This is a predicted structure of a 514-nucleotide part of an RNA (small-subunit ribosomal RNA, 5' domain) from an uncultured bacterium. It was read from a public genome assembly. Model confidence (mean pLDDT): 88 of 100.

[in-house]
Context: one part of a larger RNA
RNA sequence: GGAUGAACGCUGGCGGCGUGUCUAAGGCAUGCAAGUCGAACGGGUUACUGGAGUCAGCAAUGAUUUUAGUGACUAGUGGCAAACGGGUGAGUAACACAUUAGCAACCUGCCCCGAAGUUCGGGAUAACGGUCCGAAAGGACCGCUAAUACCGGACGUGAUCCAAGGAUGAUGUCCUUGGAGGAAAGCCCAAAAGGCGCUUCGGGAGGGGCUUAUGGCUUAUCAGCUAGUUGGUGAGGUAAUGGCUCACCAAGGCUAUGACGAGUAGCAGGCGUGAGAGCGCGACCUGCCUCAGUGGAACUGAGACACUGUCCACACUCCUACGGGAGGCUGCAGUCGAGAAUCUUCCCCAAUGGGCGAAAGCCUGAGGGAGCGACGCCGCGUGCGGGAUGAAGGGCUUCGGCCUGUAAACCGCUUUUAUUCGGGAAGAAGCGCAAGCUGACGGUACCGAAUGAAUAAGAGGUUGCUAACUCUGUGCCAGCAGCAGCGGUAAUACAGAGACCUCAAGCGUUAUCC
Numbered sequence: 001g002g003a004u005g006a007a008c009g010c011u012g013g014c015g016g017c018g019u020g021u022c023u024a025a026g027g028c029a030u031g032c033a034a035g036u037c038g039a040a041c042g043g044g045u046u047a048c049u050g051g052a053g054u055c056a057g058c059a060a061u062g063a064u065u066u067u068a069g070u071g072a073c074u075a076g077u078g079g080c081a082a083a084c085g086g087g088u089g090a091g092u093a094a095c096a097c098a099u100u101a102g103c104a105a106c107c108u109g110c111c112c113c114g115a116a117g118u119u120c121g122g123g124a125u126a127a128c129g130g131u132c133c134g135a136a137a138g139g140a141c142c143g144c145u146a147a148u149a150c151c152g153g154a155c156g157u158g159a160u161c162c163a164a165g166g167a168u169g170a171u172g173u174c175c176u177u178g179g180a181g182g183a184a185a186g187c188c189c190a191a192a193a194g195g196c197g198c199u200u201c202g203g204g205a206g207g208g209g210c211u212u213a214u215g216g217c218u219u220a221u222c223a224g225c226u227a228g229u230u231g232g233u234g235a236g237g238u239a240a241u242g243g244c245u246c247a248c249c250a251a252g253g254c255u256a257u258g259a260c261g262a263g264u265a266g267c268a269g270g271c272g273u274g275a276g277a278g279c280g281c282g283a284c285c286u287g288c289c290u291c292a293g294u295g296g297a298a299c300u301g302a303g304a305c306a307c308u309g310u311c312c313a314c315a316c317u318c319c320u321a322c323g324g325g326a327g328g329c330u331g332c333a334g335u336c337g338a339g340a341a342u343c344u345u346c347c348c349c350a351a352u353g354g355g356c357g358a359a360a361g362c363c364u365g366a367g368g369g370a371g372c373g374a375c376g377c378c379g380c381g382u383g384c385g386g387g388a389u390g391a392a393g394g395g396c397u398u399c400g401g402c403c404u405g406u407a408a409a410c411c412g413c414u415u416u417u418a419u420u421c422g423g424g425a426a427g428a429a430g431c432g433c434a435a436g437c438u439g440a441c442g443g444u445a446c447c448g449a450a451u452g453a454a455u456a457a458g459a460g461g462u463u464g465c466u467a468a469c470u471c472u473g474u475g476c477c478a479g480c481a482g483c484a485g486c487g488g489u490a491a492u493a494c495a496g497a498g499a500c501c502u503c504a505a506g507c508g509u510u511a512u513c514c
Base pairs, nucleotide, nucleotide: 001514002513003512004511006510007509008508009507010506013380014379015378016377017376018375019373020372021338026336027335028334030333031332032331035080036079037078040077041076043074044073045072046071047070048069049068050067051066052065053064054063055062056061087291089289097215098214099213101211102210103209106208107207108206111204112203113202114201115200116199117198118197119153120152121151122150128143129142130141131140132139133138160180161179162178163177164176165175166174167173186196187195188194217263218262219261224254225253226252229251230250231249232248233247234246235245236244266288267287268286269285270281271280272279273278293314294313295312296311297310316327317326318325319324344370346369347368348367352366353364354363355362356361383413384412385411386410393404394403395402396401418451419450420449421448422447423446427441430437431436458503459502460501461500462499463484464483465482469498470497471496472495473494479486480485
């Protein structure tokens, strides 16, 4: 000199774009952050229309029961989603990450392409009704019912497995023959056509799993480490290789090219600095990994060993009728605490994207925005021209004068900004048969007019390094200070004042890196 997720002191006009718990992975009140589908299903509630019945009434009509249809809403069964998106850096020195190569050792819901099929039956169960237990959370028994829920049979191109033969070869792979062998669900419609599904197989895309080589911290005041340890055979297990697990057998395996131990640490793209080599860092954004009070476990599923799922243990908090229950902000806000220190319990799904749905649409603290903080970068402004009797005031003085200083006053001008008034977006693509409807930001940005210099300057420094000097006070005191150093009676170094210098809505100080 440059830099910062900064903090502190003094000061502070505006805008744009960014950015904001680096500490206690400490504890959390409250609200929200994952739902959706009635075009899978049986019910329930409700509105309307039609039919039938009962009662009241002379009738009109009213009330009520039941049935059929249409519409709306929906607790439950069922499907898909919930494994994404969002947060964190605790742990991890490891195939965790980056780059490279491989899987003849693998999986893949939704999506795309191709081939074929979609047949016949069955038994349940929630909801619901009834009885009952419990303070609650919740639960027990009996009865009824549906499905794209569950189960069984059939045909079956193929998948898969076994045996034989052949080709090639790497443990595989490919071809032929024979045998074994597992499937399905319906819904909408004008009932036609069609659409959406379902089942099996082959391929693809995207995603994931496993393996390999290389690379990136400190420490030898850590020198030996290792029994599933190293290898083999067999078995189990997995989507799959493998001591991954187990039984048996052998005695191996790693290590000064640093094993083992200890400390520290998420990794990378990148960021800072530097001419570069390098050194330091890993905030924001992107990719990967990791964790979800702590520890452990599996279930469901294409995918989890699952942040707002389940079970167990522990710690903590809350409710309780003392029998028993409930909870997990390292999501968005917010709160206590800790700290030098880090924001609103805001608006909207209009856009982008995601989930579900045939769609309308619903949900979305992802996201889009607004708010707060000079925390950073960038831009703008605080006026411009004229104006000498060089006014007053202040400071200095050799008392002549000099400085502040064209500075002010005063005259003229302008209106960025400010205030007021008027106009006023783009961002919109979509949706709907059509007419038409849809913007949180926001009456914002922007445009026009009016008013009036009006609303807007400080901080640090002035001995040398280092740009900028005098007076007064103080008297090795009080104090200053980055280094050298200054202060003991004329201090350009302390304190005040005037003048000046440098930056400027900032200026200084501290911390850290180059």

Description:
It matches the Rfam family "Bacterial small subunit ribosomal RNA".